Context: one part of a larger RNA
C1' cells in the first nucleotide's frame, strides 16, 4: 500500500415532525382618496439593532360596551421602573391626535427638501392661496349694443387598486411545410370608461302560409349551412332543452354569545393518556393539547338557550316589464370602406366617411340581387332586476394536495442579503428538551480554543456546531496478504 473487521472523525441523507404553502367548495365584500388614498421616508419605548403598532397628544390619548386577574407587543433575556378588583392589560364599536413626501393641490424642488404672499392672534400659533368642468354674481376690450377676457363664490373631478366588462386604436413572429390575399386576430400591447357586475334588452325581430313573442347565460343544433389562393384554415343562425323572474307576512340556513355529560385503583416507567382491575357518559368516540397512544384531564365536539339575520322553503297578492315632449339632415340613392358564415360575389341585413336626398299609418321597413303576391314589424327617444363573469381581499369547511433540494421566490431580517448604470434580477437558513433544569465547582491549556472530571437530566454518545445520523472522503487499533 492491498483486504477485511472494529472503533471514530467528517459530512447531513433518510425517518418522523410542522407556525408555512397550493387547491375546492360555500359565504361575505366587491372598493379606497381633496375629511389627503395607494405607498413611503422620518421619528416614537428608560436601555443598541430589526420586526409590529403609532405619529411630536408618537407600542399611545377618550367613551360606551365585553371581559375578569394579572400586565408594559415580537425576536429576548436581563437591568430598572410603573400600572392594576376605584377594574387594569386585551376585545368590539365611536371620537381625538395623526410629522414629512406622495394625486399634492401657495411657488419651486434631484420625493420625504428649499422659499413664500394674506388673513387671525399680544404672542405661541392656526387657517387660505394649483389645475381643469359645471353654476351663479361682479367686472369688462378692439367696438355703439354685445362678446372675448377676468374677477369672486359654490359644486364636482383628479389619483391607487388583481382579475371580471364596455369602448377607441391595434402588431408580429406563427400557420399556409416558400409567401403576397388569407391566418395568428380584433388576439397581445396602448389609450378612454364604468360597476359590483358590466354589456344587452322589450322587435322597423324571427320565421314560413304553422307559429313564436325584450335581453343574457348554458347544453343542442354542428364542425352542420357556409365561407375559403374553395389552399391553410375559418364558421354561424332559426329550432328544441334549460338557468331567471314582483309585493308582502313568517321563515330553515347563517353569525355573534352562552350552557354544555361522563373515571378511579395498581403495574412498568423520568413522566401514564400505555397494561391490568372494576367504572361511567354518548344527540358528545371530530380534532387539538397535555412529561409515551385520552370519549370521561384541559379546550372542544353533538345538542340547546339568547339576540342578530332575513336566503331557500311556506302562504297571500301579482305575473319583467316600463317612461317621454312619439323621433329628418332621418330612411333610402351614389361613391368608399367596415361588420356579419359571407375574401364583392347575384350580396340582402347592420355601421361608418363624403355628396345627395323622401313618405307621414290611405303611410314605412323586412322576408338574402330584383319584381309581384302574401305574411310580419313600425327605424331615425330613454330606462330596466334576475339568469351570466371575476377574485386584490375577509370568513368557514375541506383535501386518493407537498411536508424543509417539496410546497409560494419567500415556514427564520424575503421580493431581504447579494448582483446590475439601470430596467431588473434574486437566493440560502426549519427541529435541545417534557421542562432551561443551557453545565454552580475542580482539573489541563495562551487569565485561550477545546477537552476531561463533578453536577443537571429518562437521556449529554439530547451540551446552543444540539431529534435521528445513510454515504463520499479521512483516520486509529488489530489480523491476513504484497
Nucleotide at each position: 500500500g492491498g483486504c477485511a473487521c472494529a472503533c471514530g472523525g467528517g459530512g447531513g441523507a433518510u425517518g418522523u415532525c410542522u407556525c408555512g404553502g397550493c387547491g375546492u367548495c360555500a359565504a361575505g365584500a366587491g372598493g379606497c382618496g381633496a375629511u389627503g388614498a395607494a405607498g413611503g421616508a422620518c421619528g416614537u419605548a428608560g436601555g443598541a439593532a430589526c420586526c409590529u403598532g403609532c405619529g411630536a397628544a408618537a407600542a399611545g390619548c377618550c367613551a360606551c360596551a365585553g371581559g375578569g386577574a394579572g400586565c408594559c407587543g415580537g425576536u429576548a433575556a436581563c437591568c430598572g421602573g410603573g400600572c392594576c378588583u376605584u377594574g387594569a392589560u386585551c376585545u368590539g364599536u365611536g371620537g381625538a391626535u395623526a410629522u414629512c413626501c406622495g394625486a399634492a393641490u401657495g411657488g419651486g424642488g434631484c420625493a420625504a427638501c428649499c422659499c413664500a404672499a394674506c388673513c387671525a392672534g399680544c404672542a405661541a400659533u392656526g387657517g387660505u392661496u394649483a389645475u381643469c368642468g359645471c353654476a351663479u354674481g361682479c367686472u369688462g376690450a378692439a367696438u355703439g349694443c354685445a362678446u372675448a377676457g377676468g374677477c369672486a363664490u359654490g359644486c364636482g373631478a383628479g389619483g391607487c387598486g388583481a382579475a371580471c366588462c364596455c369602448g377607441g386604436a391595434g402588431a408580429a413572429c406563427u400557420g399556409a411545410a416558400a409567401c403576397a390575399u388569407c391566418u395568428c386576430a380584433g388576439u397581445a400591447u396602448c389609450c378612454g370608461g364604468a360597476g359590483g357586475a358590466a354589456a344587452g334588452g322589450a322587435a322597423a325581430g324571427c320565421a314560413a302560409c304553422c307559429g313564436c313573442g325584450a335581453c343574457u347565460c348554458c347544453g343542442u343544433g354542428a364542425g352542420u349551412a357556409g365561407c375559403g389562393g374553395c389552399g391553410a384554415g375559418c364558421g354561424a343562425a332559426a329550432g328544441c332543452g334549460g338557468a331567471u323572474a314582483g309585493c308582502u307576512g313568517u321563515g330553515a340556513a347563517c353569525c355573534g354569545u352562552g350552557c354544555g355529560a361522563a373515571c378511579a385503583c395498581u403495574c412498568u416507567g423520568g413522566a401514564a393518556a400505555g397494561a391490568g382491575u372494576g367504572a361511567u357518559c354518548a344527540a358528545a368516540g371530530a380534532a387539538g393539547g397535555u412529561g409515551a397512544c385520552a370519549a370521561u384531564c384541559c379546550u372542544g365536539u353533538a345538542g340547546c338557550a339568547c339576540g342578530g339575520g332575513g336566503u331557500a322553503g311556506c302562504a297571500g297578492c301579482g305575473c319583467a316589464g316600463c317612461c317621454c315632449u312619439u323621433g329628418a339632415g332621418u330612411a333610402g340613392c351614389g361613391u368608399c370602406g367596415g361588420g356579419c358564415c359571407c375574401g364583392u360575389g347575384a350580396a340582402a341585413c347592420c355601421c361608418g366617411g363624403c355628396g345627395u336626398g323622401a313618405a307621414c299609418a290611405u303611410g314605412g321597413g323586412g322576408g338574402g340581387u330584383c319584381c309581384a303576391c302574401c305574411c310580419u314589424c313600425c327605424a331615425a327617444g330613454g330606462c330596466u332586476a334576475a339568469g351570466u363573469a371575476c377574485u386584490c381581499c375577509u370568513u368557514g369547511a375541506c383535501g386518493a394536495c407537498c411536508g424543509a433540494u417539496a410546497g409560494u421566490g419567500a415556514a427564520g431580517a424575503a421580493g431581504u442579503a447579494a448582483g446590475g448604470c439601470g430596467a431588473c434580477u434574486g437566493a440560502a437558513a426549519g427541529a435541545u428538551g417534557a421542562a432551561a433544569a443551557c453545565u454552580u465547582c475542580c482539573c489541563u491549556g495562551g487569565c485561550g480554543a477545546a477537552g476531561g472530571g463533578a453536577g443537571u437530566g429518562a437521556a449529554a454518545g439530547a451540551g446552543c456546531a444540539g431529534c435521528u445520523g445513510a454515504a463520499a472522503c479521512c483516520g486509529u487499533g488489530u489480523g491476513c496478504c504484497u